This is a predicted structure of a 73-nucleotide RNA (transfer RNA) from Candidatus Mediterraneibacter tabaqchaliae. Model confidence (mean pLDDT): 81 of 100. Taxonomically the source falls in Mediterraneibacter (Bacteria, Bacillati, Clostridia, Lachnospiraceae). Its Rfam family is "tRNA". It is annotated as a transfer RNA. Rfam links the family to the GO term triplet codon-amino acid adaptor activity. The sequence is in RNAcentral, with records from ENA and Rfam. The same sequence occurs in records of 8 taxa.
RNA sequence: GGAAGCAUAGCUCAGCUGGGAGAGCGCUCGCCUGACUAGCGGGAGGUCAUGGGUUCGAGCCCCGUUGCUUCCA
Numbered sequence: 001g002g003a004a005g006c007a008u009a010g011c012u013c014a015g016c017u018g019g020g021a022g023a024g025c026g027c028u029c030g031c032c033u034g035a036c037u038a039g040c041g042g043g044a045g046g047u048c049a050u051g052g053g054u055u056c057g058a059g060c061c062c063c064g065u066u067g068c069u070u071c072c073a
Base pairs, nucleotide, nucleotide: 001072002071003070004069005068006067007066010025011024012023013022019056027043028042029041030040031039049065050064051063052062053061
């Protein structure tokens, strides 16, 4: 220098074919218990990396930018 993949909750990751943003762990409140780490129930937590475009509608499609990883030279 060229190419590809990835970026979604504090962490690890789903999100199928464009229409409801989710799971596990963690955090927190309650129940249970003599007590607690276990078990059960509830809750908080997200500008979906970023700037545009397409569309009635974008986490998802298109273009640019940034970061990380890999490959080629």